[in-house]
Molecule: Glycine riboswitch aptamer
Organism: Anaerolineae bacterium
RNA sequence: AUGAACGGCGCGAGAGAGGGUUCCGACUUGGAAACGCCGAAGGGGCACCCCGCCUGGGCACCGGGCUCAGCGGGCAAUCUCUCAGGCUCACGAAUCGCGCCGGGACA
Numbered sequence: 001a002u003g004a005a006c007g008g009c010g011c012g013a014g015a016g017a018g019g020g021u022u023c024c025g026a027c028u029u030g031g032a033a034a035c036g037c038c039g040a041a042g043g044g045g046c047a048c049c050c051c052g053c054c055u056g057g058g059c060a061c062c063g064g065g066c067u068c069a070g071c072g073g074g075c076a077a078u079c080u081c082u083c084a085g086g087c088u089c090a091c092g093a094a095u096c097g098c099g100c101c102g103g104g105a106c107a
Stems, first nucleotide, its partner, number of pairs: 006102008018035001021033004036087003042083001043081003049074004054070006
């Protein structure tokens, strides 16, 4: 099920930070470097809590349970890091709305 989660596509909305400096070049306005910055592509990190066949203590104990600490593992974001990406416009952009496609039961 008159189709959930989830994924993709299209349309719309969508913030932040040097239109700076130096060099190369003139591709028809690009490329590189240093410094200064941003966080909402992506990526990394952390809480509560949960688990453990591990270690130690306490309570109980026909039944092999309960609890505390340590250690190990799992574990969120718009927080944080600033690797990547970005700092005129454009492109991109987490997220949201609408539509369509896939999906096939959760939210």